């Protein structure tokens, strides 16, 4: 250089065009339980990499960019 794959809460993962004001686990914060801690229960916390396009409607499809990973001389 060329080609392929990936990008979603702090972390890991789900989502496959409308049921998504985006869900789960772990974490963090607050509270209940407990003499205290741990555990457990309840609540809260926080995200679609950026831009453009397609569509009545996009996290989801297409293009470009950016970042990460891989293959190849």
């Nucleotide at each position: 250089g060329u080609c392929c794959c990936c990008a979603u809460c702090g972390u890991c993962c789900a989502g496959a065009g409308g049921c998504c004001u985006a869900g789960g686990a772990c974490g963090g914060c607050g509270g209940g339980u407990u003499u205290u801690c741990a555990g457990u229960c309840c609540g809260c916390u926080a995200a679609c990499u950026g831009g453009g396009g397609u569509u009545c409607g996009a996290a989801u499809c297409c293009c470009c960019a950016u970042g990460g990973g891989g293959a190849u001389a």
Molecule: transfer RNA
Organism: Fibrobacterota bacterium